[in-house]
RNA sequence: CGCUUAUCUAGACCGGCUGAGGGACGGGCCCUUUGAAGCCGGGGCAACCACCGCGAUCACGCGGUACGGUGCCAACUCCUGCGGUUGCUGUGUCAGGCCUGUCGCCCGACCGGUGCAUCCGACAGAUAAGCC
Numbered sequence: 001c002g003c004u005u006a007u008c009u010a011g012a013c014c015g016g017c018u019g020a021g022g023g024a025c026g027g028g029c030c031c032u033u034u035g036a037a038g039c040c041g042g043g044g045c046a047a048c049c050a051c052c053g054c055g056a057u058c059a060c061g062c063g064g065u066a067c068g069g070u071g072c073c074a075a076c077u078c079c080u081g082c083g084g085u086u087g088c089u090g091u092g093u094c095a096g097g098c099c100u101g102u103c104g105c106c107c108g109a110c111c112g113g114u115g116c117a118u119c120c121g122a123c124a125g126a127u128a129a130g131c132c
Stems, first nucleotide, its partner, number of pairs: 002131007013042005021031003025081004043073004048069002050065006077124001082121003086117003090111001092110003096106003
């Protein structure tokens, strides 16, 4: 680097150095000289690995610990990017009605139209453990 599995709407900062970027990528929208990203010192959050206990007895589930391995400490993985359900949406089509007629108006249906929104699934991404 790649593959497999699981999780991703919660949570968590204070200083020093430095000096303009950062939020993976594209489009948005945000953060940032009231100091970005990075480096250093300390702190914290979490519970994937680990350890302990209980229940199962392949697998695994529940609870606890937070020394150790890790990760993280703006915004739902910030939103979205492909597909689908549902709803709304019209300078569209069709049927009916009003009007002497036209224009126009009302109402119903359709849509394989357009845009918006909700939800679901995938893709992509991040993290952990295992494999290679």
Molecule: SAM riboswitch aptamer (S box leader)
Organism: uncultured Pseudomonadota bacterium